[in-house]
RNA sequence: AGGGUUUGAUCAUGGCUCAGAACGUACGCUGGCGGCACGCCUAACACAUGCAAGUCGAACGAAGUAGCAAUACUUAGUGGCAGACGGGUGAGUAACAUGUGGGUAUCUGCCCUUUGGCCUGGAAUAACACGAGGAAACUUGUGCUAAUACCGGAUAAGUCUUUACGGAGAAAGCUUUAUGCACCAUUGGAUGAGCCCGCACUUGAUUAGUUAGUUGGUAGGGUAAUGGCCUACCAAGACUGUGAUCAAUAGCUGAUUUGAGAGGAUGAUCAGCCACAUUGGGACUGAGACACGGCCCAAACUCCUACGGGAGGCAGCAGUGGGGAAUAUUGCACAAUGGGCGCAAGCCUGAUGCAGCAACGCCGCGUGAGGGAUGAAGGCCUUCGGGUUGUAAACCUCUUUUAGCAGGGAAGAAGCGAAAGUGACGGUACCUGCAGAAAAAGCACCGGCUAACUACGUGCCAGCAGCCGCGGUAAUACGUAGGGUGCAAGCGUUGUCCGGAAUUAUUGGGCGUAAAGAGCUCGUAGGCGGUUUGUCACGUCUGCUGUGAAAAUCCAAGGCUCAACCUUGGACUUGCAGUGGGUACGGGCAGGCUAGAGUGCGGUAGGGGAGAUGGGAAUUCCUGGUGUAGCGGUGGAAUGCGUAGAUAUGCGGAGGAACACCGAUGGCGAAGGCAGCCCCCUGGACCUGUACUGACGCUCAUGCACGAAAGCGUGGGGAGCAAACAGGAUUAGAUACCCUGGUAGUCCACGCCCUAAACGAUGUCAACUGGUUGUUGGGAAUUUACUUUCUCAGUAACGAAGCUAACGCGUGAAGUUGACCGCCUGGGGAGUACGGCCGCAAGGUUGAAACUCAAAGGAAUUGACGGGGACCCGCACAAGCGGUGGAUGAUGUGGUUUAAUUCGAUGCAACGCGAAAAACCUUACCUACCCUUGACAUGUACGGAACUUGCCAGAGAUGGCUUGGUGCUCGAAAGAGAGCCGUAACACAGGUGCUGCAUGGCUGUCGUCAGCUCGUGUCGUGAGAUGUUGGGUUAAGUCCCGCAACGAGCGCAACCCUUGUCAUUAGUUGCUACAUUUAGUUGGGCACUCUAAUGAGACUGCCGGUGACAAACCGGAGGAAGGUGGGGAUGACGUCAAGUCCUCAUGGCCCUUAUGGGUAGGGCUACACACGUCAUACAAUGGCUGGUACAAAGGGUUGCCAACCCGCGAGGGGGAGCCAAUCCCAUAAAGCCAGUCGUAGUCCGGAUCGUAGUCUGCAACUCGACUGCGUGAAGUCGGAAUCGCUAGUAAUCGUGGAUCAGAAUGUCACGGUGAAUACGUUCCCGGGUCUUGUACACACCGCCCGUCACACCAUGGGAGCGGGUCUCGCCAGAAGUAGUUAGCCUAACCGCAAGGGGGGCGAUUACCACGGCGGGGUUCGUGACUGGGGUGAAGUCAUAACAAGGUAGCCGUA
Repeated sequence: AGGGUUUGAUCAUGGCUCAGAACGUACGCUGGCGGCACGCCUAACACAUGCAAGUCGAACGAAGUAGCAAUACUUAGUGGCAGACGGGUGAGUAACAUGUGGGUAUCUGCCCUUUGGCCUGGAAUAACACGAGGAAACUUGUGCUAAUACCGGAUAAGUCUUUACGGAGAAAGCUUUAUGCACCAUUGGAUGAGCCCGCACUUGAUUAGUUAGUUGGUAGGGUAAUGGCCUACCAAGACUGUGAUCAAUAGCUGAUUUGAGAGGAUGAUCAGCCACAUUGGGACUGAGACACGGCCCAAACUCCUACGGGAGGCAGCAGUGGGGAAUAUUGCACAAUGGGCGCAAGCCUGAUGCAGCAACGCCGCGUGAGGGAUGAAGGCCUUCGGGUUGUAAACCUCUUUUAGCAGGGAAGAAGCGAAAGUGACGGUACCUGCAGAAAAAGCACCGGCUAACUACGUGCCAGCAGCCGCGGUAAUACGUAGGGUGCAAGCGUUGUCCGGAAUUAUUGGGCGUAAAGAGCUCGUAGGCGGUUUGUCACGUCUGCUGUGAAAAUCCAAGGCUCAACCUUGGACUUGCAGUGGGUACGGGCAGGCUAGAGUGCGGUAGGGGAGAUGGGAAUUCCUGGUGUAGCGGUGGAAUGCGUAGAUAUGCGGAGGAACACCGAUGGCGAAGGCAGCCCCCUGGACCUGUACUGACGCUCAUGCACGAAAGCGUGGGGAGCAAACAGGAUUAGAUACCCUGGUAGUCCACGCCCUAAACGAUGUCAACUGGUUGUUGGGAAUUUACUUUCUCAGUAACGAAGCUAACGCGUGAAGUUGACCGCCUGGGGAGUACGGCCGCAAGGUUGAAACUCAAAGGAAUUGACGGGGACCCGCACAAGCGGUGGAUGAUGUGGUUUAAUUCGAUGCAACGCGAAAAACCUUACCUACCCUUGACAUGUACGGAACUUGCCAGAGAUGGCUUGGUGCUCGAAAGAGAGCCGUAACACAGGUGCUGCAUGGCUGUCGUCAGCUCGUGUCGUGAGAUGUUGGGUUAAGUCCCGCAACGAGCGCAACCCUUGUCAUUAGUUGCUACAUUUAGUUGGGCACUCUAAUGAGACUGCCGGUGACAAACCGGAGGAAGGUGGGGAUGACGUCAAGUCCUCAUGGCCCUUAUGGGUAGGGCUACACACGUCAUACAAUGGCUGGUACAAAGGGUUGCCAACCCGCGAGGGGGAGCCAAUCCCAUAAAGCCAGUCGUAGUCCGGAUCGUAGUCUGCAACUCGACUGCGUGAAGUCGGAAUCGCUAGUAAUCGUGGAUCAGAAUGUCACGGUGAAUACGUUCCCGGGUCUUGUACACACCGCCCGUCACACCAUGGGAGCGGGUCUCGCCAGAAGUAGUUAGCCUAACCGCAAGGGGGGCGAUUACCACGGCGGGGUUCGUGACUGGGGUGAAGUCAUAACAAGGUAGCCGUA
């Protein structure tokens, strides 16, 4: 400090997600030791048992024990002090609860301090004794008794009170006899507490009004004390947009955690404060409580009971149950620290100190160290060579921390006490010794982010996953293994919070198009505010003082062996308050100014607004005239109108609405919006000069006006247009687009509605910052000139700097700044639901959540596409010629059939294709029979030459028997070797088995289309662009010119072959003018033809024209050939996961007595049918018969085969020649010359069938070709549709080759005869270039919307039902306090007494808890049914959007 993820790629926006730190955690796997911390976050749920608050005999009587006694000790009770501390918990509380800083109308036991006292009497009572009641708890009668218990009297320095004369009110003693401890009053302090105030202190406005003791005053009461704290009376206030009230949530803080910080989140342990103690209420006592281990009452719950009545409160420490993912021992000790009581000893103390349990956290240590290569074995991988685990192990040497055993053994102790003595932890820490590497390593991860890779298994299964995403047979992503990486007594996972996130932006974001400027104006509160002088000191700045607890954080030093941890000191605590000073700036107050703002006077322009009068053109309707058969409408039609006279045309009339031309990126208005002309009323703006006011200003939450169209209400009006509706078309359908009609509405008046893509998608105001051009309204100067220049206010176009993600904006800013307001924070759900407000309604406004996705969206780029545009090309269309589609046959395919009909090829680019030859073989398929190291290769061992004759079984493969026979090289020989055959065992062979979507190679196709790229430079943030675009031109990215490009490469062209002309050279088998012959037969010759080698020739070279002085084009000359002369070979980058694993090669998988190999027979040749490609025809431009002429290119020894003979013929015999310019195949046929047929199913056509043959071959049955004779089918030129061809081409005619034993109508070649047409590029198809739109990029065979059907999920409404909470009214009224009191009781004081005073009980009144009834608000749960929403590989219907998306799209409304 960033990374991943939207795209084909890019930039920016924007969300999601990761890496870090932390935790009172929990869970999974694992686990050696120690130190220090920490441990019910859930049920403030219920609790068994034990303990957690007592102490004092130096206050008191009494009883008991011991003692002879003095006396000592113990204690139930009276009495005193303490049980208000300590300990727990966080339910409540949004509050003066807390924090911080102030204030005082107050109190304060014990403690310190000051001063003065402590005199004298009295009446009781518990204990106790004797009784009584009760199950118990406990209660009660009579009698006795003491006090530091209770009550009088006296005194009163000081205190309190008063009318300041006066009045009121105290005390307690004990003892060990002391400078003792207590007691009363009192002064001051300390400590602690009470109360008041400023500021700070969560969320919600879908909570906007709240409040009657409420706010204030007077008087009184009450309190320690102020105060509506309480009461009476009076007044009507008080709080609130700076958020009252209400609702939800929550103990607050020091701090903790994170962060660079500002901030955010949290409030365990420790510390301060508060609140609470089963729930609710209440007071008593007391210095202090409305009291956790006190009291009373009510309620719920639990327990005891003799059923009458009683007892209890772990949110103290342990512990139990329960809840939960989850949290410990019913331990030891008061030795230390601290607390209570006591004169003290001491007693008590689950506070505390310790121990136990738990890796829950932090910190430290260990699990050994050094050497050790044959790089052992084993594992894993492998290209089989090796690599890796790995110095790791073994082995050698050494050490002993920790754990273990043994011995020693603390500090912590001060105090108390005459002394003795006193340690829970603990025989612990620590020290010493001993033995032995001995007892001690796991967890997660390894596709990217993110460090770390291979094998096997699995096969969209099982599974993984934080995000992107893996898995459909070669998974570094699942599972396992080996290896590796990271951390380590831990490691991962889950959850939460901060960070990254500048993703709520104060620091530090935005709003033209990504989310975001309210439709617009006015304007209140608020915020901000020109210039100058004086003053104040509120803000502001600065010094000092107080406070900001300790702990924590930070720094330094020190102590535990280090560290964590602990101790001490410092700094910090950014704050608050007080006080002194300064006065520039902001502010307050006072006074000036005129530059902002405004007003008057003078001009100007204008569809600004409201009202009223009148105008012409056009549409429609009506009357009547002329006139006749159509009109109208469309892509084409029809509905409709018209012989009852339309349309057309002339005149006249009626009525409503809108105002052509001018008219304009012109004007006005805040926006919506505003248009014929004139009149009346009226708002604003601009310009010039001058006078006046003197900051009067800007912006504005809430608020008030205005606000297109549609719509609503009432009443008018209604020509045209026109939702709904009707009809006609179109269509698969057509509730649409088109047509004919047509009602609301559109118009007017009044009243509502209040929304629009209400847009410049750009809030208002002000200041500043280069220019150019046009235009509107004013003004100034100037000019012969409405000429030119300048200036103010508008309105447009282009552009500098700058800004922007880019597009773009650019003095009218989206630039640079200031002021104020509004708005945004991922997409969907949703501008929906609920609630509120507004509305007659429609609806508007405000405006969520659950759930769901990892994107949604912006700008630009490259492609692709368009029923977008421009240009160009192509047998693409057109113009022509001939075909296919109809018939028969051949052949291939589909389908069907079959034991098998082997397999592949499937739009163009499969289908006479692989196959340039299926009778056997081929052959891969089927059936049957056989073989198993194999038909074939290499290696080992053994034997044998190889080879060969014959017989038998069998369908054959095969099996059995049998005959002959030894070679080559080296060596003297033995023998060895090569080669071949056989046998044996194993490595292995073999596979036309699968995957062409694992591949190589080869091929098809776009396409012989003109394209495809690179280097450097330049432009752009970038993807990319430029070059390659533009103007011409070409067959061509061919060439020229221009140009931020300059060059280059692969393609084009050329180079190559062939053909067309000529020349030279060479003539055999070729040719031959000469001679000769039946005959190039022979001689001679090489001129010609031809052959085959080398050259020449054609280059837009020449001329004219056009063009830009170019490239080039057009025409011409010459020439055999002219603009690429014709043809061929040659196929750029790439596309189609195109084709081929069955040519070959090859990874992986599969089979191995079979998916391999052999043999025989069958099949690939089937046949209702469909399609493709061909052949032959349908005839007279023809058929048949006879005669006759002219090729080219090939092939030939397992061959071509002549002459001659036989056969009607296929063919047979025969054998010459030829290894071929020599011989043969081999007669070319159309053509030409004659004859015949005469338009017919024929003398056309030849299928099919019968029969007789020929040939090849081991063999023509399934299943060959050909021949003779006979038979003589369909077919009379072919529907929709569709194919080829632009010249030696189409058409037509024959010939040859490959394959091959035989078997072409296929295929590949060859020549003969030999046309027609092309105006042209509108249209169809394909392609190229430029441009445009795009929501496409698997790229239009794209993308994508909605209903319906099915499943699941959350949610709204819902007759209602149930619960919580708040509030109002009423009833009720325990305990308690206060008041009253006529009933009852009563020791102290007064009184001789009666009695009084005082007190108590009871009663009653007021307040009030629980409880009850009723109304209302709010909230949660549930609910038959119902609404929409979301999600879900392959459902239905259509095709709404994206291209002009095929009717441009979108917004508002009906």

Small-subunit ribosomal RNA from an uncultured bacterium, 1454 nucleotides, folded computationally. Model confidence (mean pLDDT): 85 of 100.